Predicted 3D model of RNase P RNA and transfer RNA as a complex of 498 nucleotides.
[in-house]
RNA sequence: CAGCUGGACCGGACGGUCGCUUUCUGCGUCUUCGGACGCGGGGAGAGGAAAGUCCGAACUCCGCAGAGCAGUGUGCCGGAUAACGUCCGGGAGGCCGGGUUCAAGCCCGUCCGACGGAAAGUGCCACAGAAAACAUACCGCCCACAUCUUCGGAUGGGGGUAAGGGUGAAAAGGUGCGGUAAGAGCGCACCGCCGCGGCAGCAAUGCAGCGGGCAGGGCAAACCACACACGGAGCAAGACCAAAUAGGAAGGGAGCCCAGGACUUGGUUUUUACGAAUCAGGGUCUGGGCACGUGCCGGCUCGGCGCGUCCAACCUUCGGGUAGGUCGCUAGAGCCCUGCAGCGAUGCGUGGCCCAGAGGAAUGAUCGUCCCGCCGGAGCAAUCCGGCGGACAGAAUUCGGCUUACAGGUCUGGCUGCCGC
RNA sequence: CGGGACGUGGCUCAGCCUGGUAGAGCACUCGCUUGGGGUGCGAGGGGUCGGCAGUUCAAAUCUGCCCGUCCCGACCA
Numbered sequence: 001c002a003g004c005u006g007g008a009c010c011g012g013a014c015g016g017u018c019g020c021u022u023u024c025u026g027c028g029u030c031u032u033c034g035g036a037c038g039c040g041g042g043g044a045g046a047g048g049a050a051a052g053u054c055c056g057a058a059c060u061c062c063g064c065a066g067a068g069c070a071g072u073g074u075g076c077c078g079g080a081u082a083a084c085g086u087c088c089g090g091g092a093g094g095c096c097g098g099g100u101u102c103a104a105g106c107c108c109g110u111c112c113g114a115c116g117g118a119a120a121g122u123g124c125c126a127c128a129g130a131a132a133a134c135a136u137a138c139c140g141c142c143c144a145c146a147u148c149u150u151c152g153g154a155u156g157g158g159g160g161u162a163a164g165g166g167u168g169a170a171a172a173g174g175u176g177c178g179g180u181a182a183g184a185g186c187g188c189a190c191c192g193c194c195g196c197g198g199c200a201g202c203a204a205u206g207c208a209g210c211g212g213g214c215a216g217g218g219c220a221a222a223c224c225a226c227a228c229a230c231g232g233a234g235c236a237a238g239a240c241c242a243a244a245u246a247g248g249a250a251g252g253g254a255g256c257c258c259a260g261g262a263c264u265u266g267g268u269u270u271u272u273a274c275g276a277a278u279c280a281g282g283g284u285c286u287g288g289g290c291a292c293g294u295g296c297c298g299g300c301u302c303g304g305c306g307c308g309u310c311c312a313a314c315c316u317u318c319g320g321g322u323a324g325g326u327c328g329c330u331a332g333a334g335c336c337c338u339g340c341a342g343c344g345a346u347g348c349g350u351g352g353c354c355c356a357g358a359g360g361a362a363u364g365a366u367c368g369u370c371c372c373g374c375c376g377g378a379g380c381a382a383u384c385c386g387g388c389g390g391a392c393a394g395a396a397u398u399c400g401g402c403u404u405a406c407a408g409g410u411c412u413g414g415c416u417g418c419c420g421c
Numbered sequence: 422c423g424g425g426a427c428g429u430g431g432c433u434c435a436g437c438c439u440g441g442u443a444g445a446g447c448a449c450u451c452g453c454u455u456g457g458g459g460u461g462c463g464a465g466g467g468g469u470c471g472g473c474a475g476u477u478c479a480a481a482u483c484u485g486c487c488c489g490u491c492c493c494g495a496c497c498a
Base pairs, nucleotide, nucleotide: 001417002416003415004414005413006412007411008410009409010408012370013369014368015367016366017365018364020045021044022043023042024041025040026039027038028037029036030035047392051403052402054401055400056399057398058397059234060233061232062231071230072229073228074227075226076090077089078088079087080086091115093112094111096109097108098107099106100105117224121223122222123219124218125217138165139164140161141160142159143158145156146155147154148153173191174190175189176188177187178186192214193212194211195210196209198207199206200205238327239326240325241324248318249317250316251315252314255290256289257288258287259286260285261284263282264281265280266279267278268277269276270275291309292308293307294306295305296304297303334353335352336351338349339348340347341346371390372389373388374387375386376385377384378383422494423493424492425491426490427489428488431447432446433445434444441478449465450464451463452462453461471487472486473485474484475483
């Protein structure tokens, strides 16, 4: 320097013009005195992911004596934190590279990951294969026997054997040496495994020792058992003010006279009785008069017309509550600089700062100069000129994380290659 | 803004919980039946199981992330 692979960070800069949201403020006009509108000035105005809504919380409402079951989630150890499935440190494991060993294996380095229990129980392991979990003999190898023989061996049934072949994702410890008829933990060494106690460590775990030839395949992102955690819903949560209209509740709300009809209550007379006549009263219906209320005509009175005068209209008050408005709403597990403690996540301090809060939703457009990349041209070169491009994306209650998207650039760890010293 | 369900041939769906062969109806193609068409009968073709990873020997199915579609919540007197 190039390539590959991790980590951290930035995410165009400055200025002009025209706009948008919000806030403060000056003047003017209007005002129901709360404010509204107009003109002008000052301040602030998206992100590393504002995204997906995948986790965890704050906050709010509902539910809740306590316990258990069910359900969901998490799952090496220790720590951090308000909390977490996040983060930090450590452990064991794995890929790759290098070194080493006869080999298995061991050591070192970068990187990676949803990493408890399969010896509680149940279940599954297709196809292939002889056999797939109480192991098994297809080929092969070996042994003796029988028959045949061209004397090399072949065939048959019997037995031994898991070293070799073959099947499979997986074949019942691995490597090496010995051993054997052939083989085999059959024996030995090393590695792995199991048990026991010891040492180190808070622990996961590691280290060395003794004993055991070795049992107990895989799957729990299958059911499950164990340990721990979890009530539900979500700012369209929720709280307050409250129009018109239509419901609800309470209160108020203007009447008397005359005539008539049918009905009805009581009395009297009459009748044997039914009934009839008559008197008084009651509410009701119809009509009329006056009075009152109200609407319209009208500037007002008078007047005219209409309606109503008792379960109404109308008026007043109250309650729920829609539209609409206000709060929740941004001073916060906040940001910047810095000290101390800690390997670190982080914690405890000092000093400074205020940094969008709209409500269908503003944060934009354009021009100039510069920056970065690519292309073309000029030039020996430095450089200059012209053109094109500069991502992903867009706050909506707020935080802590994770995940996903992202042009280009900066710094840095590891490995490999080349060049120079 | 918040929450829920779904995605499998051209269309409508099953299979997913309990992993191993992708299936049904309609549609399509061919043949038979008919004078021809329809109907009927028989045969056949057609599926990246929305995408990418992971777990597993093995994934439509289990897990995670992403994409798309649909539905619900402000709504009450």

Overview: It holds a member of the Rfam family "Bacterial RNase P class A". The family's RNA type in Rfam is ribozyme.